Molecule: transfer RNA
Organism: Pyrinomonadaceae bacterium
RNA sequence: CGCGGGGUAGCUCAACGGGCAGAGCGGCGGCCCCAUAAGCCGCAGGCCGCGGGUUCGACCCCCGCCCCCGCGA
Numbered sequence: 001c002g003c004g005g006g007g008u009a010g011c012u013c014a015a016c017g018g019g020c021a022g023a024g025c026g027g028c029g030g031c032c033c034c035a036u037a038a039g040c041c042g043c044a045g046g047c048c049g050c051g052g053g054u055u056c057g058a059c060c061c062c063c064g065c066c067c068c069c070g071c072g073a
Base pairs, nucleotide, nucleotide: 001072002071003070004069005068006067007066010025011024012023013022019056027043028042029041030040031039049065050064051063052062053061
């Protein structure tokens, strides 16, 4: 310098042909229990890496940049 993959909730990751952003774990509250664990129910939490563009509408498409991993020179 070039190529590929990735960046979404505290953590691990979904959402792949544009149309209200989710799960598991964790946190908080409740139920159950003599009590704890387990189990069950509910709640909070994300300007989707950053900035532009296209579009009525973008996590998703296009451009630039940053960071991580790998490959090549």